Model confidence (mean pLDDT): 77 of 100. Bacterial RNase P class A from a Bacillota bacterium, 353 nucleotides, folded computationally. Of the family's consensus pairs, 95% are formed in the model. The sequence was found by an Rfam model in a public genome assembly. Its Rfam family is "Bacterial RNase P class A". Rfam classes the family as a ribozyme. The source organism's lineage runs through Bacteria, Bacillati and Bacillota.

[in-house]
């Protein structure tokens, strides 16, 4: 110097000027002042959790999720380390329980998909067309032909017997484990499919901040009382007593509008030590950083950085433009989207010293 891998990080800066949300200070208010005010995805709502409110003795079933081993963590379908098996010269990278438990279910070819015989090989036999029989080495189908190969062997063949290799099964050694190396048996299972039932281990109420809790207006309805009247029973009448209605007065409670908490000090950030290969753990320092509710977080000018584009002045030019998107209870994550740049550690190849 090209070509490549992994892994982090920014997301235009800076000044002014107008405008808007939220906090404190102030003022009698109107206003004023000062602070502060989006993101790595805030998105999709797809996994885990916190936090509320229901529900629940304990176990079982039935249904859902997860799925190679160990670890991390609050939890997880997420992260770390490792095993295996593919791919790459390599640096990496990608996928993982079981189809040698049982059922199911798969176009076409093709003579058979399995207690296989079309051709073709070999024996017998013949009337020379053929017939019976052996045989999976050979052709040809098909995603799969029932172990590979190589010697013996044999009418030809055949794991029919032998070495190797594969495969199951047991011992031995290593490993926490996934596996892995080594030994010895056994002539030995046979296509895919399990996001098909199913098996095998774990793991799991349910609805979401419109949870949920306090304060709490008119209006109209409840409930308890009171003090006057009006009926009505006792009563011959009167007081008195009971009872029941209408409007008045108090007094409680429930529930709407509305308001306040939830809701911003957290499984925080950031920086150092220490312990672990990592994921993380711990402990010191040190920082407080959005909180709206119809929903604020915006334009503008100026100078600079970067991109495009254009060209009979290729510049100290001249126009356009700055990527996805954008809080709404809060974390951990995955996963989609994004112009442009930068930083780190590695791998191959050529070249020079």
């Nucleotide at each position: 110097g090209a070509a490549g891998c992994g892994g982090g990080a920014c997301a235009g800066a800076u000044a002014g000027c107008c405008g808007c949300g939220c906090u404190u200070g102030u003022u009698u208010a109107g206003g004023c002042a000062a602070g502060u005010g989006a993101g790595g995805a805030a998105a999709g709502u797809c996994c885990g959790a916190a936090c509320a409110c229901c529900g629940c003795a304990g176990g079982g079933c039935a249904g859902g999720g997860u799925g190679c081993c160990g670890g991390a963590u609050a939890a997880c379908g997420u992260c770390c380390g490792g095993a295996g098996a593919a791919g790459g010269u390599g640096a990496c990278u990608u996928c993982u329980g079981g189809a040698a438990a049982g059922u199911g279910c798969c176009a076409c070819a093709g003579a058979a998909a399995a207690g296989a015989a079309c051709c073709g090989c070999c024996u017998g036999u013949u009337u020379c067309g053929g017939c019976a029989g052996g045989u999976a080495a050979g052709g040809g189908u098909g995603a799969a032909a029932a172990g590979g190969c190589g010697a013996g062997g044999u009418a030809a063949g055949a794991g029919c017997u032998c070495a190797c290799c594969g495969c199951u099964u047991c011992u031995g050694c290593g490993g926490u484990a996934a596996c892995g190396c080594a030994g010895a048996a056994g002539g030995c299972a046979g296509g895919g499919u399990a996001a098909a039932c199913c098996c095998c281990a774990c793991c799991c109420g349910g609805u979401g901040c419109a949870a949920a809790a306090c304060c709490a207006a008119a209006u109209a309805g409840g409930a308890g009382g009171g003090a006057u009247u009006g009926c009505g029973g006792c009563g011959g009448c009167c007081c008195g007593u009971c009872g029941c209605g209408c409007a008045c007065c108090c007094u409680c409670g429930g529930g709407u509008a509305g308001g306040u908490u939830g809701c911003a000090g957290g499984a925080g950030g950031c920086a150092g030590a220490u312990g672990g290969c990592g994921a993380c753990a711990u402990c010191u320092g040190u920082c407080c950083c959005a909180g709206a509710u119809a929903a604020a977080u915006g334009g503008c000018u100026a100078u600079c950085c970067g991109g495009c584009u254009g060209c009979u002045u290729a510049g100290u030019c001249a126009g356009c433009u700055g990527a996805c998107a954008g809080a709404a209870u809060u974390c951990g994550g995955c996963u989609u989207a994004c112009c442009g740049u930068c930083c780190c550690g590695c791998u191959u190849c050529u070249u020079a010293g």